[in-house]
This is a predicted complex of two RNAs, RNase P RNA and transfer RNA, with 466 nucleotides together.

RNA sequence: AGGGUUGGCCGGGCAAUCGCGGGCAGCGUCUGCUGUCUGAGGAAAGUCCGCGCUCCAAUGAGCACGGUGCCGGGUAACACCCGGGCGGAGUAAUCCGCGGAUAGGGCCACAGAAACAAACCGCCCCAACGGGUAAGGGUGAAAAGGUGGUGUAAGAGACCACCGGGAUCGGCAGUAAUGUCGAUUUCCAGGCAACCCCCACUGGGAGCAAAGCCAAACAGGAGCGAAGUCCGUACGUGGACGAGAAGCUGCUCGCGUCUCUCGAGCUCCGGGUGGGCUGCACGAGCGCCACGGUAACGUGGCGCCUAGAUGGAUGAUUGCCGAAGUGCAGGGAGGCUCUUUCGAGCGCCAACCAGCACGGGACAGAACGCGGCUUACAGGCCGAUCCUGAGU
RNA sequence: GGGGGCGUGGUGUAGUGGUCGAACAUGUGGCCCUGUCAAGGCCAAGAUCGCGGGUUCAAAUCCCGUCGCUCCCG
Numbered sequence: 001a002g003g004g005u006u007g008g009c010c011g012g013g014c015a016a017u018c019g020c021g022g023g024c025a026g027c028g029u030c031u032g033c034u035g036u037c038u039g040a041g042g043a044a045a046g047u048c049c050g051c052g053c054u055c056c057a058a059u060g061a062g063c064a065c066g067g068u069g070c071c072g073g074g075u076a077a078c079a080c081c082c083g084g085g086c087g088g089a090g091u092a093a094u095c096c097g098c099g100g101a102u103a104g105g106g107c108c109a110c111a112g113a114a115a116c117a118a119a120c121c122g123c124c125c126c127a128a129c130g131g132g133u134a135a136g137g138g139u140g141a142a143a144a145g146g147u148g149g150u151g152u153a154a155g156a157g158a159c160c161a162c163c164g165g166g167a168u169c170g171g172c173a174g175u176a177a178u179g180u181c182g183a184u185u186u187c188c189a190g191g192c193a194a195c196c197c198c199c200a201c202u203g204g205g206a207g208c209a210a211a212g213c214c215a216a217a218c219a220g221g222a223g224c225g226a227a228g229u230c231c232g233u234a235c236g237u238g239g240a241c242g243a244g245a246a247g248c249u250g251c252u253c254g255c256g257u258c259u260c261u262c263g264a265g266c267u268c269c270g271g272g273u274g275g276g277c278u279g280c281a282c283g284a285g286c287g288c289c290a291c292g293g294u295a296a297c298g299u300g301g302c303g304c305c306u307a308g309a310u311g312g313a314u315g316a317u318u319g320c321c322g323a324a325g326u327g328c329a330g331g332g333a334g335g336c337u338c339u340u341u342c343g344a345g346c347g348c349c350a351a352c353c354a355g356c357a358c359g360g361g362a363c364a365g366a367a368c369g370c371g372g373c374u375u376a377c378a379g380g381c382c383g384a385u386c387c388u389g390a391g392u
Numbered sequence: 393g394g395g396g397g398c399g400u401g402g403u404g405u406a407g408u409g410g411u412c413g414a415a416c417a418u419g420u421g422g423c424c425c426u427g428u429c430a431a432g433g434c435c436a437a438g439a440u441c442g443c444g445g446g447u448u449c450a451a452a453u454c455c456c457g458u459c460g461c462u463c464c465c466g
Stems, first nucleotide, its partner, number of pairs: 001388010012321007020039008041363001045374002048372005053207004065203005070084005085098005099198002104196002106192003120137002122133004145163006164188001165186009211278004220269005228241005242260004247255002285304008325358004330353002335346004393465007402418004410449001420436005442458005
């Protein structure tokens, strides 16, 4: 210098004007005005996991149905995170995967004799029937440990040596997964459990429209409670007199309105609809420092307070600035030529330096809260680390 | 807030591990038939199985993520 791998962070700034939600204060009053403070994210998203909180069902045992799956640690908990182990990919940094296939069942198309206790061809025995044989052939994604020997009718872990595994036991290291060494044994029967299943651990249900409190109107229940009479009618009710209620005005008269047993009006009750309040913003909180720990994380100290809508606010316009990037021209080490040198010319112009113009922001938006995961994301910054090339 | 289903040629569907290089109907194009059109007959084209990963020898099918549509409950 080029190319990677990986961890963390930012993701426009300032000002003015207009506008919106919330808190507080003042004024005004029936829902406004003024002032002031404050007002989205790393994912607020998907709702895929795990919790808190609330109510319901329970509190034992079993079954069923899920979930997770190497080992250890962290945590409120997790399917998350950290560290380790084994296997795989890569030159490496690094990344990806993870229980059990002799407990049992099932499946393995086509091809092939055979897809798990295999005989089609071949080889051997036999007159033949038939039998033995996994060395050789071909098929397939996959074919029954490999090489050499002994052995045999031909063969075969049938036996032996070495190699490659598996299982069991023991020693050592490690908390463990596991590693390593030794002995014994088996000569060793494929793949799929993101098919059923087995083993271990684990899971009650519903969700803030949870839930609690206050509490109109109508209907319901209980109690108190006034006075009706006459006429008409098209049977809906209308009119006259009288009485009562509250109103115009504090009282009387008067006036209009309403009601008069088919129950007006008043009081109480329980339930809790419209509505309001709480839940609901101090929390597994954020920042810095110290200590413990390899780390995730924990403990302690100091400091900080940071949205709360409910048809759902957090916006718009303008101005100035602005990183990367792009373009233009310039300065700028080494290089080449001429020359004894000084120097001159030519050419390339890396880092860097300063100038002008363009350029200027992605994905997306809370709704009870929190921890994760996943997904989306223009552009940029910082750190760690590996490989290749050149120089010292 | 909670839960379920679907996505396959232009359209409607089948296929739910393997002879799938994906089938059927209809539509489209060409030819035949007819005086002409329709109907009919023959032939052809037309699919990244929504998208991206994974499991497997093998994926439309199984698993995970994601996008879109749709239904149910409150």

The prediction has a mean pLDDT of 76. Rfam match: Bacterial RNase P class A. Its family is annotated with dimeric ribonuclease P complex, ribonuclease P activity and tRNA processing in the Gene Ontology.